[in-house]
RNA sequence: GCCGCUGUAGCUCAACGGAUAGAGCAGUCCCGUCCUAAGGGAAAGGUUGGGGGUUCGAUUCCCUCUAGCGGCG
Numbered sequence: 001g002c003c004g005c006u007g008u009a010g011c012u013c014a015a016c017g018g019a020u021a022g023a024g025c026a027g028u029c030c031c032g033u034c035c036u037a038a039g040g041g042a043a044a045g046g047u048u049g050g051g052g053g054u055u056c057g058a059u060u061c062c063c064u065c066u067a068g069c070g071g072c073g
Stems, first nucleotide, its partner, number of pairs: 001072007010025004018056001028042004049065005
């Protein structure tokens, strides 16, 4: 330099182009207990890597940049 894959919550991951982007774990609060723990409940947490484009509508499709990984030279 060329090609491919990946980037979504603190972590690990979902989401036929269509509902307010969800789940588990972690963290917070409550119940629970003499105190812890187990167990149960609730709330919160997101510029979907950045910027453009297509579309009535984009996490999803297209372009570009960027970071990581892999292959080739």
This is a predicted structure of a 73-nucleotide RNA (transfer RNA) from Candidatus Roizmanbacteria bacterium RIFCSPHIGHO2_01_FULL_38_41.